The RNA shown here (c-di-GMP-I riboswitch aptamer) has 82 nucleotides and comes from a Geobacteraceae bacterium. It was read from a public genome assembly, where an Rfam model found it. NCBI's taxonomy places the organism under Bacteria, Pseudomonadati, Thermodesulfobacteriota, Desulfuromonadia, Geobacteraceae. Rfam family: c-di-GMP-I riboswitch aptamer. Rfam's curators write: GEMM was predicted in a large-scale screen for bacterial structured RNA regulatory elements. The coordinates come from a structure-prediction model, not an experiment, and the mean pLDDT is 82.

[in-house]
């Protein structure tokens, strides 16, 4: 120095819920809040879950979206004890 790992310290992010804005919707933004997180930083590549207009008798399929705090994967990153 790098990798694995995660004691300490400095910090970081932020669930549910509430208020408000936005979207047909899943959801997203902002403020409060704190369940938790060593990548809970970024990416829709694979799987998964969720939503939906039109069409349609209904359903299904397809298509288009959402979710990165569902799992896997890719990229990057602070500190440093054993």
């Nucleotide at each position: 120095u790098c990798g694995c790992u995660g004691a300490a310290a400095a910090g970081c992010c932020a669930a549910a819920c509430c208020a408000u804005c936005u979207g047909u919707g899943a959801g997203g933004g902002u403020g409060g809040g704190g369940c938790g997180g060593a990548a809970a930083g970024c990416c829709a590549c694979g799987g998964g879950u969720c939503u939906u207009a039109c069409a349609c008798g209904u359903a299904a399929a397809a298509a288009a979206g959402a979710c990165a705090g569902c799992c896997g994967g890719g990229c990057u990153g602070c500190c440093a004890a054993a």